This is a predicted structure of a 477-nucleotide part of an RNA (small-subunit ribosomal RNA, 3' major domain) from Nitrospirae bacterium CG2_30_53_67.
[in-house]
Context: one part of a larger RNA
RNA sequence: UGACGGGGGCCCGCACAAGCGGUGGAGCAUGUGGUUUAAUUCGACGCAACGCGAAGAACCUUACCUGGGCUUGACAUCUGGGGAAUUUCCUGGAAACAGGAGAGUGCCCGCAAGGGAGCCCCAAGACAGGUGCUGCAUGGCUGUCGUCAGCUCGUGUCGUGAGAUGUUGGGUUAAGUCCCGCAACGAGCGCAACCCUUAUCCUUAGUUGCCAACAGUUCGGCUGGGAACUCUAAGGAAACUGCCGGUGUUAAACCGGAGGAAGGUGGGGACGACGUCAAGUCAUCAUGGCCCUUAUGUCCAGGGCAACACACGUGCUACAAUGGCCGGCACAAAGAGACGCGAUACCGCGAGGUGGAGCCAAUCUUCAAAACCGGUCUCAGUUCAGAUUGGAGUCUGCAACUCGACUCCAUGAAGCUGGAAUCGCUAGUAAUCGAAGAUCAGAACGCUUCGGUGAAUACGUUCCCGGGCCUUGUACA
Repeated sequence: UGACGGGGGCCCGCACAAGCGGUGGAGCAUGUGGUUUAAUUCGACGCAACGCGAAGAACCUUACCUGGGCUUGACAUCUGGGGAAUUUCCUGGAAACAGGAGAGUGCCCGCAAGGGAGCCCCAAGACAGGUGCUGCAUGGCUGUCGUCAGCUCGUGUCGUGAGAUGUUGGGUUAAGUCCCGCAACGAGCGCAACCCUUAUCCUUAGUUGCCAACAGUUCGGCUGGGAACUCUAAGGAAACUGCCGGUGUUAAACCGGAGGAAGGUGGGGACGACGUCAAGUCAUCAUGGCCCUUAUGUCCAGGGCAACACACGUGCUACAAUGGCCGGCACAAAGAGACGCGAUACCGCGAGGUGGAGCCAAUCUUCAAAACCGGUCUCAGUUCAGAUUGGAGUCUGCAACUCGACUCCAUGAAGCUGGAAUCGCUAGUAAUCGAAGAUCAGAACGCUUCGGUGAAUACGUUCCCGGGCCUUGUACA
């Protein structure tokens, strides 16, 4: 000087408390461990691994296993020789591939012979190739403490020196934020602001969007028309403790008030200092070293990644009456769409099918559910719950056996609110309800967005956890 303390002081955070809803019990989905297996590819392991890499494993992906092939190779550059490229068919085969038979002659230079570019085949070797190892050799990227308020430097001063001071102290703040004081005076990286979005208004613009007044109307902004309103999207205004009162040291600031759409960082996002964890990643990529080279490379078929006594994490659905079922009937936002979205209509109980209007989109398509109104069920393993299984189908796709999603009929399991323990959340939040998107042929209860309905509680900081500053002890560095 740090680090640590079941030392002290001050302070903060959904850290506790106060509340609301869960997890832990059940069934299923998904990830992991374990076990099994020819293989169940690999990585990630307290917080910070475990719906994680994977924004999507039937083949492919795919790295794994079994079997069948290839050896200058699936891919790149160079040399020599031949041939246009390309394409059709036959035989064997699971395919890869092997063998065979045909069709076919382009582009540039040149009168021609011939040469060249591109592509294909053969040969030889330089070389290719490796998701093989080392993240404890590395770059890059990322997580984490933590959006915590810290981390440092120059000059000066003090100290033999390590170092200290500044950065401590008194106030204050979300903040090393600001003020005052002070052997310090300044400065840098962080904080804040500048950026995006949302909340109000104005101007400009008015189609594909809008419809107040006027006219028509098939009653649909549909038509004429309008430029007000909504909205869209570009530019501006607005919030700064600016104003008033009080407290305070005449300060910084704090408390209350006015005005205002908004008030003290208005809400949300992007943004992550010096560093820590030899944290994670050699399997995104790049890369040193090592290793393989008729195989640890490469092609193909089938299988596996989906196994199942069990254990854990994360979710979904429930256990019901604030509910289930039936009928009626409203109201979104944000997205996506040509290998696409697909309306009206018709067929089917349904998944879906037929068909193809319109739309490269403010034009067309995709368009809610909870809520509300009425009826029924009456506390039961039920008209709750839907697992499992049998049968019949639909769709995608060469192909749904291993191993897809969905539909219909039948079946109708556990489950009556969950031990110890444990998680999230302070407001348009929790809870609850649906919608869309990425990936994607198909395959979400996951993920990421979007809106609808919309709470309760916070006395307080003694305690648990994490963190910041000062101080103290130390057999620690």

Its Rfam family is "Bacterial small subunit ribosomal RNA". Its family is annotated with structural constituent of ribosome and ribosome in the Gene Ontology.
The full RNA is in RNAcentral, with records from ENA and SILVA.
Its mean pLDDT, the model's own confidence on a scale to 100, is 85.